[in-house]
RNA sequence: UUUCAAAAAGGGCAAACCUUUCGAAAGGGAGGGACGCAAAGCUACGGGCCUAAAGCCAAUAUUUUAUUUCUAAUUCGUGAUUGAUUGGCCAGGGCGGCUGAGUUGCUGGG
Numbered sequence: 001u002u003u004c005a006a007a008a009a010g011g012g013c014a015a016a017c018c019u020u021u022c023g024a025a026a027g028g029g030a031g032g033g034a035c036g037c038a039a040a041g042c043u044a045c046g047g048g049c050c051u052a053a054a055g056c057c058a059a060u061a062u063u064u065u066a067u068u069u070c071u072a073a074u075u076c077g078u079g080a081u082u083g084a085u086u087g088g089c090c091a092g093g094g095c096g097g098c099u100g101a102g103u104u105g106c107u108g109g110g
Base pairs, nucleotide, nucleotide: 002110003109004108005107012037013036017032018031019030020029021028022027035097041103042102043101045100046099047098048095049094050093055089056088057087058086059085060084064080065079066078067077
């Protein structure tokens, strides 16, 4: 330098779950806890997956307003519009413990 992870030693990380906290959510931080992990260290660049607040679209009822016809006057219809509910689309939000890639690195064997 490269390759490998059978055995050994010293260590390391920490899934689910619980508590708390941030977040609309997905998910993240901290503490406890160990299913597992030789990169389960780091980086969202490719693929994949998760979420959908904001935005856009549609439907529903609704607020305000304009207007054709009719009318005693409205209602109704049509256009615009307010916020709401439901549904759909969507990442600029996430997952490195899904994977490729990049990068750094402990111990030991060849």

Model confidence (mean pLDDT): 80 of 100. The RNA shown here (c-di-GMP-I riboswitch aptamer) has 110 nucleotides and comes from Pelotomaculum sp. The model forms 95% of the base pairs in the Rfam consensus. NCBI's taxonomy places the organism under Bacteria, Bacillati, Bacillota, Clostridia, Pelotomaculum.